[in-house]
RNA sequence: UCCAGAGUAGCUCAAUGGUAGAGCAUGCGACUGUUAAUCGCAGGGUUGAAGGUUCGAGUCCUUCCUCUGGAGCCA
Numbered sequence: 001u002c003c004a005g006a007g008u009a010g011c012u013c014a015a016u017g018g019u020a021g022a023g024c025a026u027g028c029g030a031c032u033g034u035u036a037a038u039c040g041c042a043g044g045g046u047u048g049a050a051g052g053u054u055c056g057a058g059u060c061c062u063u064c065c066u067c068u069g070g071a072g073c074c075a
Base pairs, nucleotide, nucleotide: 001071002070003069004068005067006066007065010024011023012022013021018055026042027041028040029039030038048064049063050062051061052060
């Protein structure tokens, strides 16, 4: 430098172009002699960045950034 994949909640991941969600974790509560477990509720989001298309974009298009893998170049 080129190619491919990935980037969404603290973590791991969903979401057919049509209201952004789950599990775990966290906080509070219930239950239990205590802890753990179990159950309920709650908080938590610039969907990597900037533009574009569209009535409508996490999703499609362009450029850029970061990470992973591969190729190439130099030696």